RNA sequence: UCGCACAACCGGGGCGGUAGCGGUGCCCUGUACUUGCAAUCCGCUAUAGCAAGGGUUAUAUCCUUUUUGAGGGUAUUUCUGUUUUGGAAAGUGCCGGUCAAGUGGCGUUGACGAUUGGGUCUUGCGCAAUACAUUCCUGUGAACCUGGUCAGGUGAGGAAUCAAGCAGCCAUAAGCAGUUUUAUGUAUGUGCCGCGAGAGUGCCCGGUCUGAGUUAACUAAUCGGUAACACCAUGGCAGAGUAUUCGAUUUUAGGAUGUGCGA
Numbered sequence: 001u002c003g004c005a006c007a008a009c010c011g012g013g014g015c016g017g018u019a020g021c022g023g024u025g026c027c028c029u030g031u032a033c034u035u036g037c038a039a040u041c042c043g044c045u046a047u048a049g050c051a052a053g054g055g056u057u058a059u060a061u062c063c064u065u066u067u068u069g070a071g072g073g074u075a076u077u078u079c080u081g082u083u084u085u086g087g088a089a090a091g092u093g094c095c096g097g098u099c100a101a102g103u104g105g106c107g108u109u110g111a112c113g114a115u116u117g118g119g120u121c122u123u124g125c126g127c128a129a130u131a132c133a134u135u136c137c138u139g140u141g142a143a144c145c146u147g148g149u150c151a152g153g154u155g156a157g158g159a160a161u162c163a164a165g166c167a168g169c170c171a172u173a174a175g176c177a178g179u180u181u182u183a184u185g186u187a188u189g190u191g192c193c194g195c196g197a198g199a200g201u202g203c204c205c206g207g208u209c210u211g212a213g214u215u216a217a218c219u220a221a222u223c224g225g226u227a228a229c230a231c232c233a234u235g236g237c238a239g240a241g242u243a244u245u246c247g248a249u250u251u252u253a254g255g256a257u258g259u260g261c262g263a
Stems, first nucleotide, its partner, number of pairs: 001263006008056003011029005019045005033053005061256004071246006078240006085233003091229002093226006101219003104215003113209008121198006127191002129188006137178004146171004154163003
């Protein structure tokens, strides 16, 4: 110097779990072999995963020291935010009652009070209105099976005359139409017109007596209630701070750099 084999290396850290160590799990860093096992765990014993396979080969690697500090754990009567529960002879607020102190309103054009009548409310009867129907009135209206009068014509008769009877005219039946009256009937959220019955202070109007206050509308005061806000206490969660702990990565300086065999 070369080859072979062994050693070493092929990520690290926190939490959790464990008697302890490592792994699977969760998290941080960031790229540093593969497969099987494994949270009711899997494997090991301070030389601390087991099993199998693969790769690197000496400025890999290891030790001490310095720098940096991703991130995690623990504690905290430090602060902030949020939230649960409880409390208080309940501070602010809200609701209700009382009250005529203040303001305001009404009041000799008569307050309050007392008494009385009426309207509005429900209902009965009657009346009116409206609508409809019928009736009255007018008009029209039957070739014949309505009436009166019946020209002509027909029939009877010697004649006078008589009879039936079409058209026409007149008047009507059934029906149709019309306008405003009459009368009757039916109906109603029509009207309050009349007479009753009922209800009751809610509202409005009026009469009589008396003669100066009355009114809770607002503020104040007071009583009661409520528990929205604020207050006190006790918990939870999150974030920040502080202390402490572990700590990847980075960085400074120094040191050490293997064993065996063979050529």

Bacterial large signal recognition particle RNA from a Clostridia bacterium, 263 nucleotides, folded computationally. A source record names the gene ffs. Lineage of the source: Bacteria > Bacillati > Bacillota > Clostridia. It matches the Rfam family "Bacterial large signal recognition particle RNA". By type it is a non-coding RNA gene.